A computed fold for a 530-nucleotide part of an RNA from a Flavobacteriaceae bacterium, annotated as large-subunit ribosomal RNA, domain I. Its Rfam family is "Bacterial large subunit ribosomal RNA".

Context: one part of a larger RNA
This record gives sequence, structure tokens and C1' cells, in this order.
RNA sequence: AGCGCAUGGGGAAUGCCUAGGCUCUCAGAGGCGAAGAAGGACGCGAUAAGCUGCGAUAAGCUGCGGGGAUUGGCACAUACGAAUUGAUCCGCAGGUUUCCGAAUGGGGCAACCCAGCAUACUGAAGGUAUGUUAUCCGCAAGGAGGCGAACCCGGGGAACUGAAACAUCUAAGUACCCGGAGGAAGAGAAAACAAAAAGUGAUUUCGUUAGUAGUGGCGAGCGAACGCGAAUAGCCCAAACCAAUUCUGUUACGGCAGUAUUGGGGUUGUAGGACUGCGCCAUUGGAUGCACGAUGAACUAGAACACGUUGGAAAGCGUGGCCAAAGACGGUGAUAGCCCGGUAUAGGUAAAGACUGAUAUCCAUAGCAGUAUCCUGAGUAGUGCGGGGCACGUGAAACCCUGUAUGAAUCCGGCGGGACCAUCCGCCAAGGCCAAUACUCCUGAGAGACCGAUAUAGAACCAGUACCGUGAGGGUAAAGGUGAAAAGAACCCCGAACAGGGGAGUGAAAUAGAUCCUGAAACCAUGCGC
Repeated sequence: AGCGCAUGGGGAAUGCCUAGGCUCUCAGAGGCGAAGAAGGACGCGAUAAGCUGCGAUAAGCUGCGGGGAUUGGCACAUACGAAUUGAUCCGCAGGUUUCCGAAUGGGGCAACCCAGCAUACUGAAGGUAUGUUAUCCGCAAGGAGGCGAACCCGGGGAACUGAAACAUCUAAGUACCCGGAGGAAGAGAAAACAAAAAGUGAUUUCGUUAGUAGUGGCGAGCGAACGCGAAUAGCCCAAACCAAUUCUGUUACGGCAGUAUUGGGGUUGUAGGACUGCGCCAUUGGAUGCACGAUGAACUAGAACACGUUGGAAAGCGUGGCCAAAGACGGUGAUAGCCCGGUAUAGGUAAAGACUGAUAUCCAUAGCAGUAUCCUGAGUAGUGCGGGGCACGUGAAACCCUGUAUGAAUCCGGCGGGACCAUCCGCCAAGGCCAAUACUCCUGAGAGACCGAUAUAGAACCAGUACCGUGAGGGUAAAGGUGAAAAGAACCCCGAACAGGGGAGUGAAAUAGAUCCUGAAACCAUGCGC
């Protein structure tokens, strides 16, 4: 020096654990805000740096309900208190809620500075207190503004990429920006589909039709619909006409006409309605008030086990029992239906309040015939030019939207059926409303052939922290485990020692001693052997 064995150091893997995550299901909720939000700054404790809670009434105040012995949060110490005259705690409802922040009296380098007006002190103040004073919309009453995870609608709108280059095309109406709304949004009760003398009957969503028909430098690619199944729900205005009121015009002062507002009326394509005649006063549904009061917070009751044995500890093992509308789950010194909390079940009331009922008021909801007259959504439909959307790239290109220029018809009417025309068939535009669908920042209950501390969220731990960056921003930050119980090692010794260690003691264990479960390897040391 090497190798081997042993004992230690070092190190943190591994095993076990879970306080935290991940993904879902069911139910709820789907908003908060000028009555000042979200988010913060600064304060509030006997002592108080942080977190939590709260706001000058400041770890809290009041009322009601629950509950019944402890208690002054995390937080384990000292001091001083509170509480059966019912505290702490839990639920519901209130009060208070500094300053900044949309921030709104003006300003500003957010949490600060400085004003006007009114009132009071007050007679006065370069004083104090209270209130008030932003902008926009609206005649006014009143409203808006900002924040918020996704879902939704609209206005704008890329490129990388693919086409094995690239320009039409694609990516993609995606990303992103802006505006807007709701608990959903959008769409929606046929100027629809279809078929070729058959039929369907609003919309949405899922499955299918189907990678079909098509479209396409006919390249790359893009890509339907009808139909079938699933789920279903229908309605309201404008107008004609009638009436009231306002104003205007005109008048022969009796009125007439027009305008505006409101009420009645009315809502469709086998046309309907007004209007005229006849008939009717019914039926059904809805809203509001009233009654009933299922349900509904905290919470209450809630069955049944002993002995022996091993052990530090029994819930293990053995023996013999018991309950079960409860053998979900969690805890307890190892694995407990019967030890504890609970669980099944039953009870319970405040705010709120489903269903149901009767009655009152209000609202909505019908027939037959006639067809002379009136009404049935206009700068609209359509057309030319230029674009866009439709699976459809201008194509034979219908259909929808519209920048520009034009511009009808009025039921003897009008639109569509993929150029266009005829026939036939379907429908009634230019007004409006509505469930089934999408999503989850959030609340409750639950689940997992999901993770188990280099995993799972970035974050199990005081994490969007420390730290980095002028800043926007970055951030894989790192970081869990004594023990059943602190019983967290009195006392003694070595030592300069509040370091560290040796005894003693606790404990089942201290090689569980706080750098604390287990404690692998690298690496280091000592002893022995070769």
C1' cells in the first nucleotide's frame, strides 16, 4: 500500500406515514361595487416581531337561538383577569368599519398634501368638528363607471407552420387586442325543408348519416345537409278600427280634419284581422295578496363486552357473549361493530319557504256567416358595381350580409324550391320574447386499478414567500416525521464555556436527545487477519 472482516463517523437514499395536492360525480351558488367593491396601507393585545382575527366600539360590540364548563386565537411562559347572575364556543341577524383604491372637492411620487360652501364653538381666527362639493347619460325620478376563473355574443385580427420551395390555399377566423351581457349566452315558432302529384312541421344539443355529396394551384387540404334516433313548449307587438286627453287648422260655432300621447282592439297563409250581421258571457291558465306549512342553521337523543394471555401499551391471540334501520369513517399506547367521536334512525327551531287550498282583484284564452271598403312592418325587397359569409376558392352559383349607386309591389299581392323560364309545390320578409345546451373563481357531500415529499399544485412547512431583475417579469426556489405521553434529561463531573461530552435519571427503546422514525451507497477512520 492492497484485499477481507468487524466497529464507528459521514451522508441522505430506501421503507412506512400524511397534514397537501390531482381528476371527477351529485347538489348548491353563479356575482361583488358610489349604501364605496376586489385588493391593499396603517393600526388594535398586559408583555406582541410574524400569521390569523378585527377597525379609533379595533383577537372585538349588541340582540335572538343553541350549548353547559371551562376560558383570555396560532402560542406550550409569567402576571392579571373572565365564567353556573351561564362565560369561551357554534348558528342567524344587526352595529362599528381609519386611510388608499373605480376613488368621485382639487392635487399627488397610492395609503399623502391643500381647498370651497353650510352649520356649530362664535363676536373673531392662517383654528377645530360635522356635512357637502368629480364626470357622463336622462326632462325628471334615477342610472352608469371598477373588479371577477371559465363559459357566451359582437368588432378587429396575425405569423410560424403545411403545401416536402412558394404566391391562390393552409395554419385560422386560431392566438392576441377591444366592446358587451347573463347565470347561462346565442338561436328560435317558417317569406322552413322537401318531393316531383309522397310527405315533415320552431330552435338548440348529442349519436348517426360521413370522411359520404361536394369543394380544392382538383395540390396540400377543407368538408356539409336532408333524413333517422335523443330531447321538446309555445307566445307577444306594429297596423286597420274605436275611445279619451293635448295641441293645431278650419267653421255656417252644431262640428269637421290633422298631430301627439294613452287605453281598447288585433296577430295570420287551407290567408288572417278590421268592418257588418248572428250567437255567447263559458272554459282553462297565470300573477298578486291570504291561509296551510313539507323542507330548513347551530344543535339533541342515539344499540351492544367481558375475562385470560403476550406485551411498555391490546384494539392482537384464546375463550365465551351481545347489538345491528347502526359492520360508513376517524380516534384511542399494535389491527376495536359493542372504549370515544360518530354512523342508521328519530327529533329540533329562527330567517326563508316548496306544494296545496279557498277567496278577492287583475291579466290572458273561444264560435258562425258575409266579402263592398280598409289593414297586414319601405329607402325595405330587388337590381348594377365592390367585398364578405355560407363545407362551396366566381364557378353554371342559387341563398344570407352590405360599402356605393339606384329602387318596387300591396292580396287580382309577395318570397322560395342551387343559373334562368314555365308548370307545380311550399311559405308570408323587412318588429319582439322563451326551457332542454356550455362553463366552474366559489360552497356542501362524496368518489378514485390518481400522487405520496426530487412525486403531487410553483407552494403539505408563514409561498407567489426568500432570492434575481431598473422594469415588464422570473421563481424547479429550498424546506415534512423525537416519543404513546415532554415524561424534552433534576443533580454531579471534565471543560474558559450558555460549546461539547461523561455519569445519574425518564422512557419499551436515548445508536428515539431535539442536526431527533428507518438510516443504503460514495467517502473517512480505528481494530484484527492475510
Model confidence (mean pLDDT): 81 of 100. RNAcentral holds the full RNA, with entries from ENA.